[in-house]
Context: one part of a larger RNA
RNA sequence: CCUCUGUUAAGGAACUCGGCAAAAUAGCCCUGUAACUUCGGGAGAAGGGGCGCCCCUGCAAGGGGGUCGCAGUGAAAGGGCUCUACCGACUGUUUACCAAAAACACAGGUCUGUGCUAACGCGCAAUCGGACGUAUACGGGCUGACGCCUGCCCAGUGCCGGAAGGUUAAGAGGAGCGGUUAACGCUGCGAAUUGAAGCCCCGGUGAACGGCGGCCGUAACUAUAACGGUCCUAAGGUAGCGAAAUUCCUUGUCGGGUAAGUUCCGACCCGCACGAAAGGCGUAACGAGUGGAGCGCUGUCUCAACAGGGGACCCG
Numbered sequence: 001c002c003u004c005u006g007u008u009a010a011g012g013a014a015c016u017c018g019g020c021a022a023a024a025u026a027g028c029c030c031u032g033u034a035a036c037u038u039c040g041g042g043a044g045a046a047g048g049g050g051c052g053c054c055c056c057u058g059c060a061a062g063g064g065g066g067u068c069g070c071a072g073u074g075a076a077a078g079g080g081c082u083c084u085a086c087c088g089a090c091u092g093u094u095u096a097c098c099a100a101a102a103a104c105a106c107a108g109g110u111c112u113g114u115g116c117u118a119a120c121g122c123g124c125a126a127u128c129g130g131a132c133g134u135a136u137a138c139g140g141g142c143u144g145a146c147g148c149c150u151g152c153c154c155a156g157u158g159c160c161g162g163a164a165g166g167u168u169a170a171g172a173g174g175a176g177c178g179g180u181u182a183a184c185g186c187u188g189c190g191a192a193u194u195g196a197a198g199c200c201c202c203g204g205u206g207a208a209c210g211g212c213g214g215c216c217g218u219a220a221c222u223a224u225a226a227c228g229g230u231c232c233u234a235a236g237g238u239a240g241c242g243a244a245a246u247u248c249c250u251u252g253u254c255g256g257g258u259a260a261g262u263u264c265c266g267a268c269c270c271g272c273a274c275g276a277a278a279g280g281c282g283u284a285a286c287g288a289g290u291g292g293a294g295c296g297c298u299g300u301c302u303c304a305a306c307a308g309g310g311g312a313c314c315c316g
Base pairs, nucleotide, nucleotide: 001311002310003309004308005307006306007305008304010302011301014300019297027051028050029049030048031047036041038145052067053066054065055064056063057062068072080295081294082293083292084291085290086289087287088286092104093103108143109142110141111140112139113138114137120129121128146282147281148280149279151212152211153210156209157208158205159204160203161202162201165200166199167198171194172193176189177188178187179186180185213231214230215229216228217227240274241271252268253267254266255265256264
């Protein structure tokens, strides 16, 4: 010097990306417990008190008295707590060996296919699964408890429907034109007409793929624009939310918290570039999830010291 372990005056997060690590809490009994809530919960909330041994009494629980130590859950094992926001409802699942999560799944919702030799899947096939099931069943897509909801656009694309019309293959059809032949024939080409699905066409359809404007003016301070004009579109973003896991400008502005806050919380709304099942907004409970704050506690730190174990090092 390295490593492991232990202790530490005063301070107590000043450390640091961040309390990472450590410390602290801890058992049982009594007491006492808030917001919120889906009335189950939240709850071991939080917070407070007690705990050894001996004697008396009592069936016991308990009651009375005495007594020792710094310390009685006397060792070990054995929750730290609170407030707030985001995400995901939840228990689960996952990158075997750097990621456990806000990812996947999930009950629930919805669309769609499927009438049974079902749809669909594996296989060249027989067959088999689906299912010894039968629409309250099974397959596929999206969404993801629950609550309140889920706007406008069918022009394009997709899908569904459509006894008309247009186009259209083989086939049918044979006007007509060839080759060959003395001829009969054999043989080639071939117009009209006829001929499906598909496409065109006509409709429907968004919890189908998707999309959801611009410019100019206007109110008796100013500012702003309920109002008007105009262009374009299939239609121009409703509710709700909003500097957000989304905001470039940006450390936006205001408020809160701090002595001081690019983070955080509450607002505002000028949304570079939220937005309604690639769901929108809320939400009790839950989380080895993520951000912020506080109490407790500490060698994380001010700032290091000492002790012990093992190394390194020296001698052999």